[in-house]
RNA sequence: CAAGGCCUUAAAGCGCCUGGCCCGUAUAGCUGCGGGUGACGAGGUGGGGGUUUAUCGAAAAUUCGGCGGGUGCCCCCCGGUUGCCACAAUCGUCAGCAGAGUUACAAAAAGCAUAGCAAUAUGUGCACAAAAUUCUCUGCGAGUGGAAUG
Numbered sequence: 001c002a003a004g005g006c007c008u009u010a011a012a013g014c015g016c017c018u019g020g021c022c023c024g025u026a027u028a029g030c031u032g033c034g035g036g037u038g039a040c041g042a043g044g045u046g047g048g049g050g051u052u053u054a055u056c057g058a059a060a061a062u063u064c065g066g067c068g069g070g071u072g073c074c075c076c077c078c079g080g081u082u083g084c085c086a087c088a089a090u091c092g093u094c095a096g097c098a099g100a101g102u103u104a105c106a107a108a109a110a111g112c113a114u115a116g117c118a119a120u121a122u123g124u125g126c127a128c129a130a131a132a133u134u135c136u137c138u139g140c141g142a143g144u145g146g147a148a149u150g
Stems, first nucleotide, its partner, number of pairs: 014068004019064001020037007040057003046077006078092005084146004096140006111124005
């Protein structure tokens, strides 16, 4: 110094990098060494397990590719709704489904400043979205068995 062990902190377009791309440098050439890049916000978490290409748009589109993780999905449990109970169905604490209409709000990119030979990085930062836990209307399902009351 490395490996290993222990403790603490840090997160979900989150973390990481040996491919690729880019920069610098050495080299006649083959190529070596060092560095950079590698997801911009909106939305999304009852608990456990399993699983992997898990919503929406923006961008001068490598935001390529790979690995890991993950609020998605499936199963079970718990909880809500269907007057009570069980099952069933359907959802997740704003807790029944579907359709139609309606409505709202970003950040990065630009620009400016700083650092660096550079690729780039950090800070600041104009404008502009869609899906929507927005609002309105329409339709549909509220079943099977049992208990109780009248």

A computed fold for a 150-nucleotide RNA from a Bacillota bacterium, annotated as glmS glucosamine-6-phosphate activated ribozyme aptamer.
Its mean pLDDT, the model's own confidence on a scale to 100, is 78.
The organism belongs to Bacillota, within Bacteria.
Rfam family: glmS glucosamine-6-phosphate activated ribozyme aptamer. It is annotated as a riboswitch. For this family Rfam cites "Evidence for preorganization of the glmS ribozyme ligand binding pocket" (Hampel and Tinsley, Biochemistry, 2006).